[in-house]
């Protein structure tokens, strides 16, 4: 320098192809039950999707640029 993959609550991931309410598991918080510092059940909260710009009535999703990580090539 060229190419590929990836970035989404605290952690691990799905959702992207085919634009239409941001979801799942774990963790944490609160409540209930059981003798139980542990277990089970229930409830609510927490992210506007790495960043910027564009297209669109509408973008995590499409387009452009850019940042970080990993891999391959030179």
């Nucleotide at each position: 320098c060229g190419g590929g993959c990836c970035g989404u609550g605290g952690c691990g991931c799905a959702g992207u192809c085919u634009g239409g309410u941001a979801g799942c598991g774990c963790a944490a918080u609160c409540c209930a039950c059981c003798c139980a510092u542990g277990g089970u059940g229930g409830a609510g909260a927490g992210g506007u999707c790495g960043g910027a710009g564009g297209u669109u009535c509408g973008a995590a999703u499409c387009c452009u640029c850019u940042c970080a990580g990993c891999c391959c090539g030179a």

This is a predicted structure of a 74-nucleotide RNA (transfer RNA) from a bacterium.
Its Rfam family is "tRNA". Its family is annotated with triplet codon-amino acid adaptor activity in the Gene Ontology. Rfam classes the family as a transfer RNA.
The sequence was found in a public genome assembly.
Model confidence (mean pLDDT): 83 of 100.